The RNA shown here (Bacterial large signal recognition particle RNA) has 264 nucleotides and comes from Desulfovirgula thermocuniculi DSM 16036. The coordinates come from a structure-prediction model, not an experiment, and the mean pLDDT is 78. Rfam family: Bacterial large signal recognition particle RNA. From the family's description: The signal recognition particle (SRP) is a universally conserved ribonucleoprotein involved in the co-translational targeting of proteins to membranes. Rfam classes the family as a non-coding RNA gene.

Parts: sequence; structure tokens; C1' cells
RNA sequence: CCGUGCUAGACGGGGAGGUAGCGGUGCCCUGUACCCGCAAUCCGCUAUAGCGGGGUCGAAUUCCUGUCCGCGGGUAUGGCUUGUGGGGACCGGCUCCUGUAAGGGGCGGUGAAGGCCGGGUCCUGCGCAGCGGAGACUCCCGAACCGUGUCAGGUCCUGGCGGAAGCAGCACUAAGGGAGAACCUCCGGGUGCCGCAGGGGCGCCUGGCCCGAGUUACCUGCAGGAGUAACGCCCGGAAGUCAUAUUCAACGACAGGUGCACGG
Repeated sequence: CCGUGCUAGACGGGGAGGUAGCGGUGCCCUGUACCCGCAAUCCGCUAUAGCGGGGUCGAAUUCCUGUCCGCGGGUAUGGCUUGUGGGGACCGGCUCCUGUAAGGGGCGGUGAAGGCCGGGUCCUGCGCAGCGGAGACUCCCGAACCGUGUCAGGUCCUGGCGGAAGCAGCACUAAGGGAGAACCUCCGGGUGCCGCAGGGGCGCCUGGCCCGAGUUACCUGCAGGAGUAACGCCCGGAAGUCAUAUUCAACGACAGGUGCACGG
């Protein structure tokens, strides 16, 4: 150096979850990688590894170690978006009030604001008018007996002359009822472009006079106050997404390492 037979080892690995812990089944990543049985309110194991049975390769493309890369997962922090629970009237948003008068608008030398005088608005009394009510007045109705008059018939008294009471009817009237244009008396008022007298006078309206340029606060602005939680804002937790840090890490790349026996 070559050949043969073996052995270690390999025939997938990883993440999260789960577990006292480890591995597996189930999920995910990687990507192709012997077979059968077992397994989630689970199966197996107990310190380096799924357990049981069978098979193949075998010291190298395949095993081992190191470095690099980093699929994917975990954790933490921060940003943004969405929805959610809470807080607060603070800056903002919205509403209202007060003030100011810089800008716009209105009014103003046909005279602003202000000042003075008078009248009205307000109250009281009296009157006038009007309206309403009552009374009075006029007319009508109005009593089976217990109203008046006249009283047919009938009745009563009487020797007679004569006399008496009196129903119905008729006429009239009382109480009462009804109607009525005006006049008269009394009373009343949410009556009146009404009159007289007195009072009161803050404001407002109005007439006149003085003076001579502002005035108003409707909109904007500014200042202060009150309210309002749809929103901005603050706090919490959730989901999604992005970034950063850290951790585990498949596939892959590179470098190195690797046993025994026999024969030539």
C1' cells in the first nucleotide's frame, strides 16, 4: 500500500408546549431521511436515553469535534395602528357668560355719547261716556173652595112687601211669571286714542335746549369664568405589525480527527 472480516457509530435534526426532568406521539421549522408495535385527562425512561422486535451500511459523501452562516421559534424593550377599561375639564375641540375694543360691520355734523327741562309709561280720587245687572215704569198672563165685583140656575128667611148667602160663567186683581225701544234710580268692571285734580318719579319711550365726536359689541381677535368625556390628552391591559437586543437553533459551508484482527 492492497484485500477480507469486524467494532464504535450511523440510518435525520431542531423550536415551542408538556414534564420533577429527559425522550417520543400531536403542532411548527428544516428538507427526503430503514421496517413493525405503543402513546394526550398519553406512552417509555431515570442521568444521557424513546421502549421492544427485525434489517442495512460501516471507518468515511455518510461517524466525531471546532469555526462560520442562520430557516424557524422563545423572551424583553420601544414605535405605530385598531378596538377596549378608566381618569381628568389641563393645553386643544365644542357651547354659554363677562370684560376689552385691535380688525370688520351698524349708527353718527340731517348731530354720537353725556348733561338739563317737560310729557308719557305707574298710583290715588272725582267726573263723563260705554257696557252689564237690579229696581222703577208700561203691557200681557195669572185664584176648583179658602180674592173682589156682578152673580143665570138652584138654595134659605118671610103671611106678604121684601131680604140674605152664594156655585158655575164673565170682568178685574194679589202673590208670582213673562215681554219691553227709550228715560229715571242704584250697583259693578280685565270697559275708554275721554276729562279734572293730586302723588310718584329708577329705568324706558318721546319733545325741546346745551355741547361737539364718538358710540355699539353683531362677527373675528384677545383676557377671564362656567360647562361638555364624541375627540385630542394621561394611565392600564389586549390584538396586529415593525424595529432593536438577547436566547435556542435546522439545513448548509470550511477545517481537523477516527479503532481491532487476519492474509498478501